[in-house]
Predicted 3D model of a 73-nucleotide RNA (transfer RNA) from Flavobacterium sp. The RNAcentral record of the sequence draws on ENA. Its Rfam family is "tRNA". The family's RNA type in Rfam is transfer RNA.
Parts: sequence; C1' cells; structure tokens
RNA sequence: ACCGGUGUAACUCAGCUGGUAGAGUGUGUGACUUUUAAUCACAAGGUCAGGGGUUCGAUCCCCCUCACCGGUA
Repeated sequence: ACCGGUGUAACUCAGCUGGUAGAGUGUGUGACUUUUAAUCACAAGGUCAGGGGUUCGAUCCCCCUCACCGGUA
C1' cells in the first nucleotide's frame, strides 16, 4: 500500500429478509435466612465507534473517517 473482518449496557455477546434494542454476568433495592453466602423478584444502566446519504422509517443498505484483528506484498 491493497484485501477481508470486528466495533451494540460496566464486561462477554445476541439482534434471521429495514419497523420503536435484548440476554447472561456484574451493580442497586426488596424477599428469604439468626447473619453472610446461595436462591427468587424488581430496578437502574445504551447518542448501537463518529459523520453524511437513501427511505415514511436505519443497529441493519450505501459512502467517508477512526480504533482494533487477520491476510497479501
């Protein structure tokens, strides 16, 4: 330099033909227990890497940029 992939909650990851974003772990509160742990319930937590475009509507499609990983040279 060229090619490909990844980027979504604090962490690990889903999100199947574009239709208002979820799980597990963790955190907080409550229940249970003599207490802790475990278990159960509820809750908080996300400008979907950034910008632009297409569309009635974009995490998803197109373009550019950034970060990381791999390949070719």